[in-house]
Context: one part of a larger RNA
């Protein structure tokens, strides 16, 4: 560079949103940029390939074609790409119904439990473990019983369930908000798709500031256990966990499967619409799941939610180990993160 890949062997960017840019529905109709066609005019010479000829032959030399795929003109062709014009509705989108759900924000408000405090009852243990101990109790513990307060997470329904673009979402209710799938076909006319840079969002840990602090709890402290325990058990226990706000931007950010279209055997569950019939369903549409035909697959398996048969566009991959490391350079308060070699070895 050609060709091959990217579930699980090397490799889908965490998600989205959108610039440039790539590709882009149907009909008509002009133009000729790309396209195609025959002409012409250039494509030096040597060289190269082919006939002939010359040196005794041959390299080698001389001669004629030929090749030179290209570039330039003017003429023409008009399907397909491009363009300019008009037109459609089936892709997109908007209306109009009624629906759907832990989708986001914000604010009330609840019961169970946990802890703790007050006061009562009551009395000698409690609490842990394989066993124990540390540890708490007669300055009344543990139990129980009333009342009080605080943080926090919402048992059951609970599902192979629902939303959301991923990260993620579940007490209940109120406000704001945002979707999305079904019906209608009323309206716009290709407005589409995918998207380097970029913007934006992103569990958990972690930083900043300033709150809160019940519970579990890195670190730490004791007690075990061990030859030894800087562990696994115990028993305590600060950061954190919670909330505002601002940062960090990484995860087995995974369906380890990039987005969008189009096609392509079946059986079977369940969600939300519609529902011919008419009374619990037939079909259909859009989800979520299962088990299969073909095809594909190294093979597990995938199989209309494709890993299957094509199209378009993005990322990425090129033995292993040094290494996601070094250096620089962007971000960052820091931690680090982002881009990312080599030499050397096997």
């Nucleotide at each position: 560079u050609u060709g091959g890949g990217u579930u699980u062997a090397a490799a889908g960017g965490g998600u989205g949103c959108g610039u440039a840019g790539g590709c882009g529905g149907c009909c008509u109709u002009g133009u000729a940029a790309g396209u195609c066609a025959g002409u012409g005019g250039u494509g030096a010479a040597a060289a190269c390939c082919u006939g002939c000829a010359g040196c005794u032959c041959a390299a080698c030399u001389g001669u004629a074609g030929g090749c030179g795929u290209g570039c330039c003109a003017a003429u023409g062709a008009a399907a397909c790409u491009g363009u300019g014009a008009g037109g459609c509705u089936u892709g997109a989108g908007u209306g109009a119904c009624g629906u759907u759900g832990a989708g986001g924000c914000a604010g009330g408000c609840g019961g169970a439990a946990u802890g703790u405090g007050u006061a009562g009852u009551g009395u000698a243990g409690c609490g842990g473990u394989g066993a124990a101990a540390u540890g708490c109790u007669u300055a009344g513990a543990u139990a129980u019983u009333a009342c009080a307060c605080a943080g926090a997470a919402c048992a059951c329904c609970g599902a192979u369930u629902g939303c959301g673009u991923a990260g993620g979402c579940a007490g209940c209710u109120u406000g704001c908000u945002a979707a999305a799938g079904g019906u209608u076909a009323a309206c716009u006319g290709a407005c589409g798709c995918u998207g380097a840079u970029g913007c934006a969002c992103g569990u958990a840990a972690g930083c900043g500031u300033g709150g809160g602090g019940a519970u579990c709890g890195a670190a730490c402290a004791g007690g075990a256990u061990u030859a030894g325990a800087u562990a696994c058990c115990c028993u305590g226990g600060u950061a954190g966990u919670c909330c505002a706000c601002g940062c960090u931007g990484u995860a087995a950010a995974c369906g380890a499967u990039g987005a969008u279209g189009a096609c392509u055997c079946g059986c079977u569950g369940u969600u939300g619409g519609c529902g011919a019939u008419a009374u619990a369903c037939a079909g259909u549409c859009a989800g979520c799941g299962g088990c299969u035909u073909a095809g594909c697959g190294a093979a597990a398996g995938c199989g209309a939610u494709g890993a299957g048969u094509c199209a378009u566009c993005c990322a990425c991959c090129u033995g292993g180990g040094g290494a996601g490391u070094a250096c620089g350079c962007u971000c960052g308060c820091a931690a680090g993160a982002g881009u990312g070699a080599a030499a050397c070895u096997c």
Predicted 3D model of a 346-nucleotide part of an RNA (small-subunit ribosomal RNA, central domain) from an uncultured bacterium. Its mean pLDDT, the model's own confidence on a scale to 100, is 86.